[in-house]
RNA sequence: GGGGACAUAGCUUCAAUGGUAGAACAUUCGACUCCAAAUCGAAAGACCCUGGUUCGAUUCCGGGUGUCCCCC
Numbered sequence: 001g002g003g004g005a006c007a008u009a010g011c012u013u014c015a016a017u018g019g020u021a022g023a024a025c026a027u028u029c030g031a032c033u034c035c036a037a038a039u040c041g042a043a044a045g046a047c048c049c050u051g052g053u054u055c056g057a058u059u060c061c062g063g064g065u066g067u068c069c070c071c072c
Stems, first nucleotide, its partner, number of pairs: 001071007010025001012024003019055001027043005048064005
C1' cells in the first nucleotide's frame, strides 16, 4: 500500500437482520434464613460516530473511528 471480518446493557458472553431492541451472568431491591450462601420474584441498564435510502434503519448504502485476520 491492497483485500476481508467485526463493533448491541456493565472493560462480560451472545441473539434480533427492515416494523416493540431480548437472553445468560453481573448489579440493586424483596422473599426465604438466626446470619450468609444457594434458590425464587422484581427492577434498572445498550444498538461505535456521522450522513444517505425508506412511510419506517440495530439491520441496506457512503464516509469516519477502533479491533482482528490475510496479501505485499

Annotation: This is a predicted structure of a 72-nucleotide RNA (transfer RNA) from Adineta ricciae. The sequence is in RNAcentral, with records from Rfam. Its Rfam family is "tRNA". Rfam's curators write: Transfer RNA (tRNA) molecules are approximately 80 nucleotides in length. By type it is a transfer RNA. The source organism's lineage runs through Eukaryota, Bilateria, Protostomia, Spiralia and Adineta. The coordinates come from a structure-prediction model, not an experiment, and the mean pLDDT is 83.